[in-house]
Context: one part of a larger RNA
RNA sequence: CUAUGCUGAAGAACUCGGCAAAUUGCAUGCGUAACUUCGGGAUAAGCAUGACCUCGGCGUGGGCAACCGCGCAGGGGUGACACAAAAGAGGGGGUAGCGACUGUUUAUUAAAAACACAGGGCUCUGCGAAGUUGCAAAACGACGUAUAGGGUCUGACGCCUGCCCGGUGCCGGAAGGUUAAAUGGAGGGGUGCAAGCUCUGAAAUGAAGCCCCGGUAAACGGCGGCCGUAACGAUAACGGUCCUAAGGUAGCGAAAUUCCUUGUCGGGUAAGUUCCGACCUGCACGAAUGGCGUAACGACUUCCCCACUGUCUCCAGCAUAGACUCA
Numbered sequence: 001c002u003a004u005g006c007u008g009a010a011g012a013a014c015u016c017g018g019c020a021a022a023u024u025g026c027a028u029g030c031g032u033a034a035c036u037u038c039g040g041g042a043u044a045a046g047c048a049u050g051a052c053c054u055c056g057g058c059g060u061g062g063g064c065a066a067c068c069g070c071g072c073a074g075g076g077g078u079g080a081c082a083c084a085a086a087a088g089a090g091g092g093g094g095u096a097g098c099g100a101c102u103g104u105u106u107a108u109u110a111a112a113a114a115c116a117c118a119g120g121g122c123u124c125u126g127c128g129a130a131g132u133u134g135c136a137a138a139a140c141g142a143c144g145u146a147u148a149g150g151g152u153c154u155g156a157c158g159c160c161u162g163c164c165c166g167g168u169g170c171c172g173g174a175a176g177g178u179u180a181a182a183u184g185g186a187g188g189g190g191u192g193c194a195a196g197c198u199c200u201g202a203a204a205u206g207a208a209g210c211c212c213c214g215g216u217a218a219a220c221g222g223c224g225g226c227c228g229u230a231a232c233g234a235u236a237a238c239g240g241u242c243c244u245a246a247g248g249u250a251g252c253g254a255a256a257u258u259c260c261u262u263g264u265c266g267g268g269u270a271a272g273u274u275c276c277g278a279c280c281u282g283c284a285c286g287a288a289u290g291g292c293g294u295a296a297c298g299a300c301u302u303c304c305c306c307a308c309u310g311u312c313u314c315c316a317g318c319a320u321a322g323a324c325u326c327a
Stems, first nucleotide, its partner, number of pairs: 001322008010313001013311001018308001026050005035040001037156001051078005057072006079083001091306004096301002098298002103115002119154007131140003157293004162223003167220002169216005176211003182205002187200005224242005251285001252282001263279005
């Protein structure tokens, strides 16, 4: 020096961060908050007791019996630094974010807020189903049949899910426009004496598609600007004007989203770029690319408190095994 232990005043001052370590740990009795989907939360939190001797009591098992056990509560007493005497054996509480939950994942740097999920919606599919694999035969779907199967989005539950169909997509539309091959053959060219052969070819007929007309946003997506106005000032319920398919509703908001920004105010600290509660000036939230809440849950993330500690101030001593030196 390395590893593993033991002891140490104050106790997180350490550090990105209590990382690591320590604390707690069992049983019985008492006791147990907010909140809640009434199940939970909960071993919440917190408090006490625990060995041995003795006394009688109660319950219970075995045995024909004598008797031999086991358990419970109570009275009295005894000895230790220490009685769940070793080993094994939850630290706890509060706040917020995200995800409902149990689960799954990057075999070998990521376990998560990612994936999945029950639940919800849209859409396709009438059965030789749609869809998928295959050149095909065929197979899966399914020995199923719309309470089924495929695709796609969302993601328990609660309250909800606004406006826009102009663009793109999809669906519908016996008209009309455009339009291929094909049909058609007016007319023209070559050649031939001719019959003919051959080349070209206008009009007209002619599908899907596209144009066109509608529908559809839990389809892809989108959801404004300027100016003025109230008897202090400020602000603008109100008015004007331009543009648009329509101009962002409810709810939330410096947010896993806020650039300016350590915004401002409040709380917590002696002191707080983090945290919590508000405000709204949302650079650039917003409603199944779901919005906002939410009990329970989480080796998730943030902040605070109690307990605890060599994490630190600031290291020291001891023990064991190595390393090291000598033999």
Molecule: large-subunit ribosomal RNA, domain IV
Organism: metagenome